[in-house]
RNA sequence: GGGCCCGUGGCGCAGCAUGGCUAGCGCGCUCGGCUGAUAACCGGGAGGUCACGCGUUCGAAUCGCGUCGGGCCCA
Numbered sequence: 001g002g003g004c005c006c007g008u009g010g011c012g013c014a015g016c017a018u019g020g021c022u023a024g025c026g027c028g029c030u031c032g033g034c035u036g037a038u039a040a041c042c043g044g045g046a047g048g049u050c051a052c053g054c055g056u057u058c059g060a061a062u063c064g065c066g067u068c069g070g071g072c073c074c075a
Base pairs, nucleotide, nucleotide: 001074002073003072004071005070006069007068010027011026012025013024020058029045030044031043032042033041051067052066053065054064055063
């Protein structure tokens, strides 16, 4: 220098090809219930600029272009 893949709550991921009420799941956190108490279990809650910018569209996590960061391969 070239090619490919990835970036979504604190952590691990799904959703993306085929755009559509309010973006979900597990773990964790937190409040309550249960218990003599703890764990487990049950119920509730908080927590997200969907890496960033621009564009396309009535509508973008999802499509296009660019940028940044990470990984792999080639040179």
Transfer RNA from Candidatus Hadarchaeum sp., 75 nucleotides, folded computationally. The prediction has a mean pLDDT of 83.